[in-house]
RNA sequence: CCACGGGUUAGGCAAACCUGGUUAAAGCCAGGGACGCUAAAGCUAUGGGUCUAAGGGUAUCACUAACAUACCUAUGAUUGCCAGGCUGUAACG
Numbered sequence: 001c002c003a004c005g006g007g008u009u010a011g012g013c014a015a016a017c018c019u020g021g022u023u024a025a026a027g028c029c030a031g032g033g034a035c036g037c038u039a040a041a042g043c044u045a046u047g048g049g050u051c052u053a054a055g056g057g058u059a060u061c062a063c064u065a066a067c068a069u070a071c072c073u074a075u076g077a078u079u080g081c082c083a084g085g086c087u088g089u090a091a092c093g
Stems, first nucleotide, its partner, number of pairs: 004093002011038003017032006035080001042086003046083003049078003055073006
C1' cells in the first nucleotide's frame, strides 16, 4: 500500500404521515417527523424486478370526425426491491 474480516469514536441516514412546490402520472424537491438501516439506507439507472402511460398504437362507441373508455408500449420513475460498479471506514487479525 492492497484485499478480507472486524466495528471503535461518535454519530450518520430518514419510512409512513402533514404542509408547500413540481410533474401527464409514477415520482421528485424543501420543511416538519421517525418506521427502520447502521461501514454503506453514501454515489451510480449498468442488469433484473416493480410503478406510471404524456406521446404513440390497437379496439369499442360514434361513424365525416371529435370526445370518452379499455388494452399494449418507456424515451419517464424506483438505489429504503435484488444484484453489479465506484467512493469511504479507529484499534486489532
Molecule: c-di-GMP-I riboswitch aptamer
Organism: Desulfallas thermosapovorans DSM 6562